Molecule: SAM riboswitch aptamer (S box leader)
């Protein structure tokens, strides 16, 4: 770097340092987090349970957390794509709404393969 599979409304932070950015990947209206201190770095702590460990009736279930990752401010898509449900408006192919539904693509994380 490419491919495959799974997941993505939950959860978890303090101190020191730093000093204005960050969510967020080139550009960008808006939104959100940020001087009650952003990014980054350090220490310690925590969450989760992909790999992992234990037991069993074993591609599953229950339990665990030593180790490998990941994560702990803030919208996976900034105004998204396709199909579709319901509600409201309208004479109407139309318009508006819902943290609507399903799918595709993108992104992130994990495991595996090349």
């Nucleotide at each position: 770097u490419u491919c495959u599979u799974a997941u993505u409304c939950a959860g978890a932070g303090u101190g020191g340092u730093g000093g204005a950015g960050g969510u967020a990947c080139a550009u960008a209206g808006g939104a959100c987090c940020g001087a009650u201190g952003a990014a980054g770095c350090c220490a310690c702590g925590g969450c989760a349970a992909c790999c992992c460990c234990u037991u069993g009736g074993a591609g599953c279930a229950a339990g665990g957390a030593a180790g490998g990752u990941g994560c702990c401010a803030a919208c996976c898509u900034g105004a998204g794509c396709a199909u579709u449900g319901c509600c409201g408006g309208g004479a109407a192919u139309c318009c508006g709404g819902c943290g609507g539904a399903u799918g595709a693509a993108c992104a992130a994380u994990a495991a595996g393969a090349g």